RNAcentral holds the sequence, with entries from ENA and SILVA. Predicted 3D model of a 1365-nucleotide RNA (small-subunit ribosomal RNA) from an uncultured bacterium.
[in-house]
RNA sequence: AGAGUUUGAUCCUGGCUCAGGACGAACGCUGGCGGCACGCCUAACACAUGCAAGUCGAACGGAGAUAAAGACUUCGGUUUUUAUCUUAGUGGCGGACGGGUGAGUAACACGUGAGCAACCUGCCUCUGAGAGAGGGAUAGCUUCUGGAAACGGAUGGUAAUACCUCAUAACAUAGCGGUACCGCAUGAUACUGCUAUCAAAGAUUUAUCGCUCAGAGAUGGGCUCGCGUCUGAUUAGCUAGAUGGUGAGGUAACGGCUCACCAUGGCGACGAUCAGUAGCCGGACUGAGAGGUUGAACGGCCACAUUGGGACUGAGACACGGCCCAGACUCCUACGGGAGGCAGCAGUGGGGAAUAUUGCACAAUGGGGGCAACCCUGACCGAGCAACGCCGCGUGAGUGAUGAAGGUCUUCGGAUUGUAAAGCUCUGUUGUAAGGGAAGAACGGCAUCUAGAGAAUAGGUGAGUGACGGUACCUUACCAGAAAGCUACGGCUAACUACGCGCCAGCAGCCGCGGUAAUACGUAGGUAGCGAGCGUUAUCCGGAAUUAUUGGGCGUAAAGGGUGCGUAGGCGGCCUGUUAAGUUUAUGGUGAAAGCGUGGGGCUCAACCCCAUAAAGCCAUAGAUACUGGCAGGCUAGAGUACUGGAGAGGGUAGUGGAAUUCCAUGUGUAGCGGUAAAAUGCGUAGAUAUAUGGAGGAACACCGGUGGCGAAGGCGGCUACCUAGACAGAGACUGACGCUGAGGCACGAAAGCGUGGGGAGCAAAUAGGAUUAGAUACCCUAGUAGUCCACGCUGUAAACGAUGAAUUGCUAGGUAUUCGGGGCGACCCGGUGCCGAAACUAACUCGAUAAGCAUUCCGCCUGUGGAGUAUGCACGCAAGUGUGAAACAUAAAGGAAUUGACGGGGGCCCGCACAAGCGGUGGAGUAUGUGGUUUAAUUCGACGCAACGCGAAGAACCUUACCAGGCCUUGACAUCCCUUGCAAAAUCCUGGAGACAGGACAGAGGUUAUCAAGGAGACAGGUGGUGCAUGGUUGUCGUCAGCUCGUGUCGUGAGAUGUUGGGUUAAGUCCCGCAACGAGCGCAACCCUUGUCUUUAGUUACUAACAUCAAGUUGAGGACUCUAGAGAGACUGCCGGUGAUAAACCGGAGGAAGGUGGGGAUGACGUCAAAUCAUCAUGCCCCUUAUGGCCUGGGCUACACACGUACUACAAUGGCUAUUACAACGUGCAGCGACAGCGCAAGCUGAAGCGAAUCACUGAAAGAUAGUCUCAGUUCGGAUUGAGGUCUGCAACCCGACCUCAUGAAGUUGGAAUCGCUAGUAAUCGCGGAUCAGCAUGCCGCGGUGAAUACGUUCUCGGGCCUU
Repeated sequence: AGAGUUUGAUCCUGGCUCAGGACGAACGCUGGCGGCACGCCUAACACAUGCAAGUCGAACGGAGAUAAAGACUUCGGUUUUUAUCUUAGUGGCGGACGGGUGAGUAACACGUGAGCAACCUGCCUCUGAGAGAGGGAUAGCUUCUGGAAACGGAUGGUAAUACCUCAUAACAUAGCGGUACCGCAUGAUACUGCUAUCAAAGAUUUAUCGCUCAGAGAUGGGCUCGCGUCUGAUUAGCUAGAUGGUGAGGUAACGGCUCACCAUGGCGACGAUCAGUAGCCGGACUGAGAGGUUGAACGGCCACAUUGGGACUGAGACACGGCCCAGACUCCUACGGGAGGCAGCAGUGGGGAAUAUUGCACAAUGGGGGCAACCCUGACCGAGCAACGCCGCGUGAGUGAUGAAGGUCUUCGGAUUGUAAAGCUCUGUUGUAAGGGAAGAACGGCAUCUAGAGAAUAGGUGAGUGACGGUACCUUACCAGAAAGCUACGGCUAACUACGCGCCAGCAGCCGCGGUAAUACGUAGGUAGCGAGCGUUAUCCGGAAUUAUUGGGCGUAAAGGGUGCGUAGGCGGCCUGUUAAGUUUAUGGUGAAAGCGUGGGGCUCAACCCCAUAAAGCCAUAGAUACUGGCAGGCUAGAGUACUGGAGAGGGUAGUGGAAUUCCAUGUGUAGCGGUAAAAUGCGUAGAUAUAUGGAGGAACACCGGUGGCGAAGGCGGCUACCUAGACAGAGACUGACGCUGAGGCACGAAAGCGUGGGGAGCAAAUAGGAUUAGAUACCCUAGUAGUCCACGCUGUAAACGAUGAAUUGCUAGGUAUUCGGGGCGACCCGGUGCCGAAACUAACUCGAUAAGCAUUCCGCCUGUGGAGUAUGCACGCAAGUGUGAAACAUAAAGGAAUUGACGGGGGCCCGCACAAGCGGUGGAGUAUGUGGUUUAAUUCGACGCAACGCGAAGAACCUUACCAGGCCUUGACAUCCCUUGCAAAAUCCUGGAGACAGGACAGAGGUUAUCAAGGAGACAGGUGGUGCAUGGUUGUCGUCAGCUCGUGUCGUGAGAUGUUGGGUUAAGUCCCGCAACGAGCGCAACCCUUGUCUUUAGUUACUAACAUCAAGUUGAGGACUCUAGAGAGACUGCCGGUGAUAAACCGGAGGAAGGUGGGGAUGACGUCAAAUCAUCAUGCCCCUUAUGGCCUGGGCUACACACGUACUACAAUGGCUAUUACAACGUGCAGCGACAGCGCAAGCUGAAGCGAAUCACUGAAAGAUAGUCUCAGUUCGGAUUGAGGUCUGCAACCCGACCUCAUGAAGUUGGAAUCGCUAGUAAUCGCGGAUCAGCAUGCCGCGGUGAAUACGUUCUCGGGCCUU
């Protein structure tokens, strides 16, 4: 000293939470010792038992006991005197202290400082004076007697330091006087005169102690006053002895303290009264301080003593362990009556989270009594219990690596626990045992000595006095032996891994963890922190500048009152004098002690204790006089008055004007009008709407008119008149601080609303009807009432906003507009209204002389969000409601400004078969194929909008195969290692079996000490088991869209911005220009492949113009052409014109095979979708291990009410069928393609040439063309389905292949809503080839043939890009 938490991120506002300290504490776990402190915070609840206040015989009379002596004696004893001891009673002093508690009390209760000229004070100290003479009782006791008891009653006699009378006495008291002096006053002091009144007690060891009066002191009290001392105004008025006076009474004393009479005062917004809470302080805790909280222990004061009241005694009480009365409670009782008071010390019950022993002693200190010895003392001193707190000590120290064992983790190598342990060498604090052993003790008394006249007194010596306690402390011996836990480990906050669990169990102070890889739960190992303690909980302060005096705010975060006038209050211009209240300086008093601070000292240290010193505030006295205040005087710059002038929807009253709407009357006129997106309700043939004329009535004032004017705000708009307020300018006469603000108060205050009475054209809440809609208590339409208008009265609120109080305008760069008013010849000046901006401020936005800047004064208001402007109380109001205005409870946020991205049925620009313009389809039928669903023993699994669904699968009869049923194997079908044996595998054949497999035969691959085979044990193999949300890799998609970023610089508190935006242009962030940016990277483009033209090189298997030859480029020949495949050329906006900014570029043209990226392909930026895939592969973790692994047979993946996707074939004449006849390209081929010939209707079969292919084959392309037929039909269309017979492949076509022939001949006549593809060699249409493959193609990948239509354009749909909001 800060930190966490609002957001995708940022800055701010703002709350919540944490880290610190403290405690009379409690709870959980744990616990060795000592010292010093501390221990009912709750029930001021009730209390058994014991103790806590007595003492004095030197005040008194008795009684009793003991001893001695005397007398008597019945020898039991009685009695007298003396001494000693005890003490019930009388008497004295003390029980008013000490001890406890905090209920009450908001008060002179407490604190602080004064005062008493208005007072008292036992014991104590000092001074003065004195104590003379008498008297009568009474308790105890005796006798009688009442009562259960407590407690009495009567009789008789008795003492005193008990009581009473008389005497004496003043410096006492009271009254009447005198003199001097003092005080603010009442008055006081000193001296003095007269009158009146009041004393006493004795005891004893003769020295003292007591006694009385008076004075003084000390101590202790009483009373009064200034100041300070909690919360609430949702408590605003309170008061009758109340305030004062006169007189009296009363008191120690003043006083309405009490009473009689008189007056009507007194207190209060500076908070009376009332309500709630509370003992106050020194101090304690915290804090940098200012403050905040607190008042246990120690100390001072107060109050109380079962509750309430009362007095008595006394120096002192209205009395804790006294009295009386009343109440409640408890106890005793013979029922008639009595007794009691732990908030003393122990202790009990109860309450409670919670607080100790019915202990020892008066040895010390202190107190009471006493001459004293001494007695009493639960005050006190010490002990016991409790880690409740603070402080100190210990639980060992050194050495010790093989880094032991064990634990934990592991990448299996190791790491860690860890010098830790063991082992070795030491020490002995504490502990145990034994021995020694204090200080605290000084007095008094006793004995004795000295001084002294002295047994007074003073000093010394001696013996004796200890509860604690045989305690502290010291010495010796013994053993590492007997002594460590608690909490935490996600961030804040120091400290991390494993396992278990699986949004469960649980954690949590805040944020938040946990849904199968949890450093946050539980356990373990390890680590961190503190340590005889450690955590938790409660409370207080701090952090919190989060109530802000120090030290905050109010435009938008909470917060300016709607506006003005103005009372109290607060604040206030220049000069002079005076005063000294504030202020300030010095001195004095006080500020108790303890505590705190500083410096010393004592317990071994420390805590603790002792000594010294230093310290706020209040009071008094004396000075100072700058500032503030008071008083006095002056000034004119603030403020105001008068004069002149112009501006204005400023206010009020009365009058008046035209346009328009509506209504009424009449005329003309006829079928509609009106209304809407479209309609309908409505009006209209009884004549509307429209139009013309005349009239009625109410309300509002077009144009001018304006970011214009006026007003305090609300607000104010035709014109005229009257009444009236304010501001401004000019000139510079007058007053002389008259000012500013303003709690309460008063006034004004839009709209709506309320009351009474008018008025009512239009508009129009409510209401009705019609529409819209899923509904439509709305938006739209047709009607329409309050109301809107006027007068009078009420209401008193608005986003009453500039969300910005008023003023000093005091100060602080400018520019601009005249859009306003006035002045000046002008520059310009004054007043107002706007904009842009300097400095500054601000969280930012913004504000910026009209401040939200720099300062001053006054008022109002705010303190997380919600609950809530709610409830309640009060006030106001006719009501509606308004003003004032909470809490419980809930919550960790709510909020402001700005940033980035995304989104919008926001805006701008642009693109794309996106729409539009076209062509052809899908959706309807049948079939094929995939998917869903259903079914099943199984119908294996995955893929699900675009971007799953003829997808993985470029081809499931077995195999594939992962699924199901059954039969089998268990180190395994496959890999590595080890041991034993040395043999005998595959193939072929035989037997059993469905087969795997088992047995046998034949034969002799490989191996020779083992690279082979069999058998065996275990490590392990194996898994298409799970998790694509643990992953790698790969892929899809946006999208071949033009974007995505970085460095440096600059701007911003920051997130971020700039660059990349802007003006043009492009297919393109393509290029140009501009610009606080300058550059760069990944993308675009180009480089690559293919295709289109030409040249050149080379001609075999390709080609053939000329020559020759032939059935045929067949052969010779040729290198021209085509073609093949190498190398080149070509296209670059290069050229011309125009447009453009002279740029980039665009438009047109020339030339050219090709023209503006020529066509096509490959190529996919940063990223998005937890997109897809653990079943291609790889892989973490989890799971199975005679099975979730492996082998085999059979079945299934091919099921079928149904739904969807993708295709094929069609529905026909641009066609079908038959016959004849042309022209391709890409490819493929040896377990292959297979010519040709023969056979078969055909599928195909048989034989077989050639060809590893520019040579041979697949291979006769089809649409097309020519000719014929069919003639619009469910057909000579269409071919599904089914029957029969075949072919081929293959161990095998039943489930479940393809093809052929004959027969059969279904639906279907162009397809609803909806929807798809395509911009040129494209769509459409036609066939051909290939991969996979034994066989199986309507799918997929390629190839060529024929070959269109349309695009105005970008409003709309979809998707995308850029800028902006």